[in-house]
Context: one part of a larger RNA
RNA sequence: GGCAUUCGGUGGAUGCCUUGGCGACAAGAGGCGAUGAAGGACGUGAUACGCUGCGAUAAGCCGUGGGGAGCUGCGAAUAAGCUUUGAUCCGCGGAUUUCCGAAUGGGGAAACCCACUCCGUAAGGAGUACCCGCAAGGGAGCGAACCCGGGGAACUGAAACAUCUCAGUACCCGGAGGAAAGGACAUCAACAGAGACUCCGUUAGUAGUGGCGAGCGAACGCGGACCAGGCCAGUGGCUUGUGCUUAAGAACCGGAACCGUCUGGAAAGUCGGACCAUAGCGGGUGAUAGUCCCGUACGGGUAGAAAGAGCAUAAGUCCUCGAGUAGGGCGGGACACGUGAAAUCCUGUCUGAACAUGGGGGGACCACCCUCCAAGCCUAAGUACUCCUUGUCGACCGAUAGCGAACAAGUACCGUGAGGGAAAGGUGAAAAGCACCCCGACGAGGGGAGUGAAACAGACCCUGAAACCGGAUGCCU
Repeated sequence: GGCAUUCGGUGGAUGCCUUGGCGACAAGAGGCGAUGAAGGACGUGAUACGCUGCGAUAAGCCGUGGGGAGCUGCGAAUAAGCUUUGAUCCGCGGAUUUCCGAAUGGGGAAACCCACUCCGUAAGGAGUACCCGCAAGGGAGCGAACCCGGGGAACUGAAACAUCUCAGUACCCGGAGGAAAGGACAUCAACAGAGACUCCGUUAGUAGUGGCGAGCGAACGCGGACCAGGCCAGUGGCUUGUGCUUAAGAACCGGAACCGUCUGGAAAGUCGGACCAUAGCGGGUGAUAGUCCCGUACGGGUAGAAAGAGCAUAAGUCCUCGAGUAGGGCGGGACACGUGAAAUCCUGUCUGAACAUGGGGGGACCACCCUCCAAGCCUAAGUACUCCUUGUCGACCGAUAGCGAACAAGUACCGUGAGGGAAAGGUGAAAAGCACCCCGACGAGGGGAGUGAAACAGACCCUGAAACCGGAUGCCU
């Protein structure tokens, strides 16, 4: 030095676990804001770093209902206190609510600076932005997706590329609601007729469209979901207010039934014998518990508010069938349809009817026929979505997984900035977290002793693989 065996160190894989995630379903909610939001800054505790809560009344104040013995939030303790004269805690309602922020007295490099008017002895309080409105009053700003409207790409595909495609997508702007939009036939159909709108399946990758390339791509009809029609002057509709009735319903309350033996540190395990069950969902308890605890089935439960439905009642509003319209020319756009034989719809521009004896449509156009009545308004449900709340569930994950985040995570850190963005869980049943002694520097670390079932569970703490490092023994060189 090598090989083998073995004992350790290092390391943190694996197994087990779960406080956190992910997804689905059901129900709710679908908004908050000048009565100052969302989001922040700074404060606030006996001590106070972070989180949480709160706001100079500052981990809180008041009322009320519940509840009934402990409490002073968490990491995390000590001190000092509170509480059966009912605390802490939970529900509901109220008070307070610094400064910034739409931010609104003026300014401003957010959380700061500087004012004026009125009231008040003072401390202090109130007011003073802009837009609409005569006024009363309203607006603004924020918010995940869904919705409507106004604008609107390119990469890409066409195996290049220009029409075309991607796509009316991404993105920007405006606006609204819990849904939005649409909606009660100037619609379809085809000589039979149907009967608002919306959504789904099909028709159908069909008919078409298309440098007839790449591609794009209906409708009629049929089957479903859901269904609802009204108004423009009268036995009416719509909107709003008031009163009564009604179901559902907060915290919370009651809620059955088990003992012994053995093993063990510990019984819920084993063995033996019982019991309850409208409750053998689930979780916890020193191992696996229907009967130990929390619960579960079931039953009970009040306040106030809002909303829904029904009834009654009051008020307000709605005056006539739609002309610069239909249609036409030119230029565009939308229709599955790229100008085409191009109907239909919208309109920038120029024009421009008829008046139910009338007018529109039936894919150029004309006739016959059929069908409907534009240029006024409203309309639930079926449909879309989930920032958020509650409940239930999972051939979803189990710490390199699952959200980026199970931990002081959008933190630390990086970047001028927009922005990017981690790592990091586990002692034990219980801290019983090693009194005391020894070596050592009044260390670090270790050896005894003690606790514990276990300390090779000692906080770098469950298990503890491999790489890597070393000790011992044997063999070989």
The part of an RNA shown here (large-subunit ribosomal RNA, domain I) has 477 nucleotides and comes from Stappia indica.
Lineage of the source: Bacteria > Pseudomonadati > Alphaproteobacteria > Stappiaceae > Stappia.
Rfam family: Bacterial large subunit ribosomal RNA.
Its mean pLDDT, the model's own confidence on a scale to 100, is 82.